[in-house]
About this RNA
The RNA shown here (SAM riboswitch aptamer (S box leader)) has 106 nucleotides and comes from an uncultured Trueperaceae bacterium. Its mean pLDDT, the model's own confidence on a scale to 100, is 79. The sequence was found by an Rfam model in a public genome assembly.
RNA sequence: CACCGAUCGCGAGCAGGUGAGGGACCUGGCCCCAUGACCCUGCGGCAACCCGUGGUCAUCUUCAUGGGUGCCCCUUCCAGCCGGAGCGGACGUUACGAUGAUGGUU
Numbered sequence: 001c002a003c004c005g006a007u008c009g010c011g012a013g014c015a016g017g018u019g020a021g022g023g024a025c026c027u028g029g030c031c032c033c034a035u036g037a038c039c040c041u042g043c044g045g046c047a048a049c050c051c052g053u054g055g056u057c058a059u060c061u062u063c064a065u066g067g068g069u070g071c072c073c074c075u076u077c078c079a080g081c082c083g084g085a086g087c088g089g090a091c092g093u094u095a096c097g098a099u100g101a102u103g104g105u106u
Base pairs, nucleotide, nucleotide: 002106004104006102007101008100013043014042015041016040017039021032022031023030026080027079028078029077044072045071046070048069049068050067051066052065053064054063055062082097083096085094086093087092
């Protein structure tokens, strides 16, 4: 980097550094931000996946712990944009896919 399959509801802080934008692309909204956002570091925490260990369960499981990543404003912030489907006289509307993120196999 690519394919495959799984999840995206909830959950989770403080300090230091930096100094202007950030929320994946584009558009329209909305939100965060010099009372310092985003990002980096330290410690802390949350618990999605994977591996190990120990109990527990006895068709099933479930708990703790160690490690590998991840995550710690707003549902992937919302909608559109892209694709087809249902409903509808039309505008539209409903859900899904796609997209994006994370982890795992190859």